[in-house]
Molecule: SAM riboswitch aptamer (S box leader)
Organism: Chloroflexota bacterium
RNA sequence: AAGCUAUCGAGAGUUGCGGUUAGGGAACUGGCCCGUUGACCCGCACGGCAACCUUUAAGACCUUUCUUGAAGGUGCCAAAGCCAAUCCCGUGAGGGAAGCGAUAGGUC
Numbered sequence: 001a002a003g004c005u006a007u008c009g010a011g012a013g014u015u016g017c018g019g020u021u022a023g024g025g026a027a028c029u030g031g032c033c034c035g036u037u038g039a040c041c042c043g044c045a046c047g048g049c050a051a052c053c054u055u056u057a058a059g060a061c062c063u064u065u066c067u068u069g070a071a072g073g074u075g076c077c078a079a080a081g082c083c084a085a086u087c088c089c090g091u092g093a094g095g096g097a098a099g100c101g102a103u104a105g106g107u108c
Stems, first nucleotide, its partner, number of pairs: 002107001004105005013046001015045005023034003029084003047077003052073009081100001086097004
């Protein structure tokens, strides 16, 4: 890189310092929002969220397993994956699915 499985309307930093400099919110399109009061991105520090994987303790459970806590490996900490945009259902509000993307764990 490719492919498989699961999840994606919850949650948590407008944090501090240094660097860079005009864009950024995945891509195309239309919006909307963030950004020289320095966003995004990179590095360091501290804080936190979550429960995909590993280890471990306790409890529950007929078993498979489940619950709670801890440590670790990632990941994440503006707005529903910011909204819509493709297809189907619906008078409509809206609902379902697909596609793409992100994260985790195997396979290769």